[in-house]
């Protein structure tokens, strides 16, 4: 130049005007206006600020509110799943192994266990879990043919064989050589596969060495088995105020034991066992809270204040550390609305894209000026760390393969 691999930045800009939220300062009005009341609202000026890299999805993981449940064992049903390191945590990240993908930069990885056990491997194939012989390969016996005979060849039985063909995704280790009547791990090399050791490495693993002819595939993004984690509920959480009642009323059945009281001897009421509930389930322990069901009618508050942004915090810079990241120094406060603010108008620019011209090219283009037409995804509502979707368009850096010059 061409492609592609990774990582980053931006996503309009400027000026005028007319208009908004939230703070904060200063005057004004306050005997103001809404309201039962808590509260809540106003005009004018000055000064600061005001949506995202995803505010999106609601998929993870905390923080931070309430909650009377806590302690110890099993279990369930849910995440997770190599090894090491980060973090508050995380199923994220970051470094690494293995393991697949590309020529390569680089990418994906749902990556423990198949000998605890159950499933399941479809069509095809002989034949897909203990094996089996479709085509074919060798031996042997019998008939018929040719042959002087050796032998050969049709065809049928019997035996041996899984080396070569076919089916499949996968056919009972590969490949080669030997060896055999033909073949086979039947022998031997190498690889593969078990075991056992030695070295590096924290560790997953890697490498070498020594044994063993070894063949009980394959699938757990099938059930399962290991192993580690896991209260529940969410800002419509929850505090505070202020107002207002109804911890209501009828009925109707159940009510264990054991002691008191009172009684109209029907009952009522009280203490203690006892039972019943306590945010997966069970069993112990402690602890709180209570008679239990069912059914009817029905009341009162939709006010208003805070939660509401000083943070696992942004920026910049040293130190550590491959990296994620962490630690020291400085500095800065950067949205808080409540039917929901940050807009609208005009003007220049600026980035693309078409097209026309006019100059210039190494004939790919560039350069001027002019029309038009476009300028993405998209808006907080407690926050904070990830992950995932969407994104016109511009631009930076590293790298990798290619052509072509020099």
């Nucleotide at each position: 130049c061409c492609a592609g691999a990774c990582g980053g930045u931006c996503g309009g800009a400027u000026g005028g005007u007319c208009g908004c939220g939230c703070c904060u300062c200063g005057g004004c009005a306050a005997u103001g206006a809404g309201g039962a009341a808590a509260c809540u609202c106003g005009c004018c000026g000055g000064g600061g600020u005001g949506a995202g890299g995803a505010a999106a999805g609601u998929c993870c993981g905390g923080g931070c509110u309430c909650c009377a449940c806590g302690g110890a064992a099993a279990u369930a049903c849910g995440g997770u799943g190599c090894c090491g390191g980060u973090u508050a945590a995380c199923g994220g990240c970051c470094g690494g192994c293995g393991g697949g993908g590309g020529c390569g930069a680089c990418c994906c990885u749902a990556g423990g266990g198949a000998a605890a056990g159950u499933g399941c491997c479809a069509c095809a194939g002989a034949a897909a879990g203990c094996a089996a012989a479709c085509c074919g390969c060798c031996g042997g016996c019998g008939c018929g043919c040719c042959g002087a005979g050796a032998g050969g060849u049709c065809c049928g039985c019997c035996g041996g064989u899984a080396a070569g063909g076919g089916u499949g995704a996968a056919a009972g280790g590969g490949u080669g050589c030997g060896g055999u009547a033909a073949g086979a791990g039947c022998g031997c090399a190498c690889c593969g596969c078990g075991g056992a050791u030695a070295u590096g490495g924290c560790a997953a693993c890697a490498u070498g060495u020594c044994c063993g002819g070894c063949a009980c595939g394959g699938u757990a993004a099938a059930c399962c088995c290991c192993a580690c984690c896991g209260g529940g509920a969410g800002c419509a959480a929850g505090a505070c105020c202020a107002a207002g009642u109804a911890g209501g009323g009828g009925c109707g059945a159940c009510g264990u034991c054991g002691g008191g009281g009172c009684c109209u001897c029907g009952g009522c009421u009280c203490c203690g066992a006892g039972g019943g509930c306590g945010g997966g389930u069970u069993u112990c322990c402690g602890c709180g809270c209570u008679g239990u069901c069912g059914u009817c009618c029905g009341g009162g508050u939709c006010g208003g204040u805070c939660g509401c942004g000083c943070g696992a915090g942004g920026c910049g810079u040293c130190c550590g550390g491959u990296a994620a990241c962490g630690g020291g120094c400085g500095u800065c406060c950067c949205a808080g609305a409540u039917g929901a603010a940050u807009g609208g108008c005009c003007a220049u620019c600026c980035c693309c894209c078409g097209u026309c011209a006019a100059c210039u090219c190494u004939c790919g283009g560039g350069u001027u000026g002019g029309c038009a037409g476009g300028g993405a995804c998209a808006g907080a509502a407690c926050c904070c760390g990830g992950c995932u979707u969407a994104c016109a368009g511009a631009c930076c850096g590293u790298c990798u393969g290619g052509c072509a010059g020099c």
The prediction has a mean pLDDT of 77. This is a predicted structure of a 406-nucleotide RNA (Bacterial RNase P class A) from an Alphaproteobacteria bacterium. It matches the Rfam family "Bacterial RNase P class A". Gene Ontology terms of the family: tRNA processing, ribonuclease P activity and dimeric ribonuclease P complex. Lineage of the source: Bacteria > Pseudomonadati > Pseudomonadota > Alphaproteobacteria.